[in-house]
RNA sequence: GGGCUCGUGGUGUAGCUUGGUCGAACACAUCUGCCUGUCACGCAGAAGAUCGCGGGUUCAAAUCCCGUCGAGCCCGCCA
Numbered sequence: 001g002g003g004c005u006c007g008u009g010g011u012g013u014a015g016c017u018u019g020g021u022c023g024a025a026c027a028c029a030u031c032u033g034c035c036u037g038u039c040a041c042g043c044a045g046a047a048g049a050u051c052g053c054g055g056g057u058u059c060a061a062a063u064c065c066c067g068u069c070g071a072g073c074c075c076g077c078c079a
Stems, first nucleotide, its partner, number of pairs: 001075007010028004020059001030046005052068005
C1' cells in the first nucleotide's frame, strides 16, 4: 500500500442480506415496588443506545451508496 470482517444501552448479542407498526428487541447487570423474619430466588415495573463519525440517495436509513476513524485477520512492498 491492497483486500476482508467487526463497531448497536453498563456488559454480551439480535435486527442489516430484501429500507417501512423500529417510538430499535433479548439476556445479564442497575433502580423502584411486591413477596420473605432477613438475604437469595421469584413476580411487576422503570431508567438506560448520537446504531463509531461525516455526507449522499429516498416520502422514509441501524439497514443502501461514498468518504473517514478505530479494532482484528490475510496479502504485498522496503529493510
Transfer RNA from a Candidatus Poribacteria bacterium, 79 nucleotides, folded computationally. The organism belongs to Candidatus Poribacteria, within Bacteria. Its Rfam family is "tRNA". By type it is a transfer RNA. Its family is annotated with triplet codon-amino acid adaptor activity in the Gene Ontology. It was read from a public genome assembly. Its mean pLDDT, the model's own confidence on a scale to 100, is 81.